C1' cells in the first nucleotide's frame, strides 16, 4: 500500500432489510436485616467514534475520515 471485522451507558454486548435506543453487570435509592451481604422493587446514565450527503425521517443507506484488531504483500 491492499482486504475484512468492529466502534452504541462506566463495563460486556444487543438492536441494523430506515420510523421517538435497550439487556446484563456495576452506581445510587428503597424494602428486608440486630447489622453486612444475598434477594426483590425502583431511579440515574448514551451527540449510536467524528464530518459530510441521501431522505418527511440514518444508530442502520453512501462518501470521507479517525481508532482497535485480524489477513495478504
Nucleotide at each position: 500500500g491492499c482486504c475484512c471485522a468492529c466502534g452504541u451507558a462506566g463495563c460486556u454486548c444487543a438492536g441494523c432489510c430506515g420510523g421517538u435506543a435497550g439487556a446484563g453487570c456495576a452506581a445510587c435509592g428503597g424494602u428486608u436485616u440486630c447489622g453486612u451481604a444475598a434477594a426483590c422493587c425502583g431511579u440515574a446514565g448514551g451527540u449510536c467514534g467524528g464530518u459530510g450527503g441521501u431522505u418527511c425521517g440514518a444508530u442502520u443507506c453512501c462518501a470521507c475520515u479517525c481508532g482497535u484488531g485480524g489477513g495478504c504483500u
The RNA shown here (transfer RNA) has 73 nucleotides and comes from a Candidatus Omnitrophota bacterium. The sequence was found in a public genome assembly. Its Rfam family is "tRNA". Rfam links the family to the GO term triplet codon-amino acid adaptor activity. By type it is a transfer RNA.